This is a predicted structure of a 146-nucleotide part of an RNA (small-subunit ribosomal RNA, 3' minor domain) from an uncultured Alphaproteobacteria bacterium. Rfam family: Bacterial small subunit ribosomal RNA. A reference for the family is Yusupov et al. (2001), "Crystal structure of the ribosome at 5.5 A resolution", Science. The RNAcentral record of the full RNA draws on ENA, Greengenes and SILVA. The prediction has a mean pLDDT of 81.

Context: one part of a larger RNA
């Protein structure tokens, strides 16, 4: 490269991240209850015991051992909740990507000015009511500077 311009949205194609999502997989982490090994602790200790006491002796006393019973408690089991990660039919949009496809909304009054809200309608950009705005362009009048 200047309207032979410039530009909107639907649709179709790739890739990319991402909501939703029955659900499933696996990691961390709170509680609840349930089970409770060694183990030291605490009580009992009718059984056992050389050492220490008293006894000539038998046996007694002491302390201590096996057993038992308890509380604490590692793992481990059940259940409920927090999280985090992957997986997930199907779906929602969103981002990129010289030359796809329908228009042609919007820039110059862009051929109906446009743009806000708001409703309703539409293949799509949008179209249509109702209010508002001027950040409309034309014509014409008024007030002001030059």
């Nucleotide at each position: 490269c200047a309207c032979c311009g410039c530009c909107c949205g639907u649709c179709a194609c790739a890739c990319c991240a991402u909501g939703g999502g029955a659900g499933u997989u696996g990691g961390g982490u709170u509680u609840a209850c349930c089970c409770g090994a060694a183990g030291g602790c605490c009580g009992u200790g009718c059984g056992c015991c050389a050492a220490c006491c008293a006894g000539c002796a038998a046996u007694g006393g002491g302390g201590g051992c096996a057993g038992c019973g308890g509380a604490c408690c590692a793992c481990g089991g059940u259940g409920a909740g927090c999280u985090c990660a992957g997986c997930g039919a199907c779906u929602g949009g969103g981002g990129u990507g010289a030359a796809g496809u329908c228009g042609u909304a919007a820039c110059a009054a862009g051929g109906u000015a446009g743009c806000c809200g708001u409703a309703g309608g539409g293949g799509a950009a949008c179209c249509u009511g109702c209010g508002g705005c001027u950040g409309g362009a034309u014509c014409a009048c008024c007030u002001c500077c030059u």